Description: c-di-GMP-I riboswitch aptamer from Methylomicrobium sp., 80 nucleotides, folded computationally. Of the family's consensus pairs, 94% are formed in the model. Taxonomically the source falls in Methylomicrobium (Bacteria, Pseudomonadati, Pseudomonadota, Gammaproteobacteria). Its mean pLDDT, the model's own confidence on a scale to 100, is 83. It was read from a public genome assembly, where an Rfam model found it.

[in-house]
RNA sequence: UUAAGUAAAAGCCUAACCCGUCGUGAGUCGGGGACGGAAAGCCAAGAAUCUGCAGACAAACAGAUAGUCCGGUUGCACUU
Numbered sequence: 001u002u003a004a005g006u007a008a009a010a011g012c013c014u015a016a017c018c019c020g021u022c023g024u025g026a027g028u029c030g031g032g033g034a035c036g037g038a039a040a041g042c043c044a045a046g047a048a049u050c051u052g053c054a055g056a057c058a059a060a061c062a063g064a065u066a067g068u069c070c071g072g073u074u075g076c077a078c079u080u
Stems, first nucleotide, its partner, number of pairs: 003080004012037002017032004022027001035067001041073003046069002048065005
């Protein structure tokens, strides 16, 4: 440097839920809290699901979700 792994050590992130906040909404952000995670860091390209339009169903269009899958990209500790 590259690939793989996660036993141990030191760490890291944070689901549900609660409070506050923003949003028509799905959901976002902050605090508390840890179900879990070897990328649960980042990216909305593809798919999927959800929301709006929406009224009886839908299409199209616009959005949301990266902890739904897939893909791209970057990186730490230790071991082999």